[in-house]
């Protein structure tokens, strides 16, 4: 240099023939339970779906470019 893959909550991730409010586990916070802690139970907050543009009535999803990381290859 060429080709391919990945990017979604603090972490791990689901959601991919475009369509109602983007869900879950762990963690965090609050409450219950306990003499107390842990376990357990209930609740809450937390995501501009990597960035920018395009297509569309409508984009996490399709297209293009860029960025970061990983891999293959000369």
């Nucleotide at each position: 240099g060429g080709c391919g893959g990945u990017a979604u909550a603090g972490c791990u991730u689901a959601g991919c023939u475009g369509g109602u409010u983007a869900g879950a586990g762990c963690g965090u916070c609050c409450g219950g339970u306990u003499c107390a802690u842990a376990c357990c139970c209930g609740g809450a907050a937390g995501a501009u779906c990597a960035u920018a543009a395009g297509u569309u009535c409508g984009a996490u999803u399709c297209u293009u470019a860029u960025u970061a990381c990983c891999g293959c290859u000369a």
This is a predicted structure of a 74-nucleotide RNA (transfer RNA) from an uncultured Clostridia bacterium. Its mean pLDDT, the model's own confidence on a scale to 100, is 82. Its Rfam family is "tRNA". Rfam links the family to the GO term triplet codon-amino acid adaptor activity. By type it is a transfer RNA.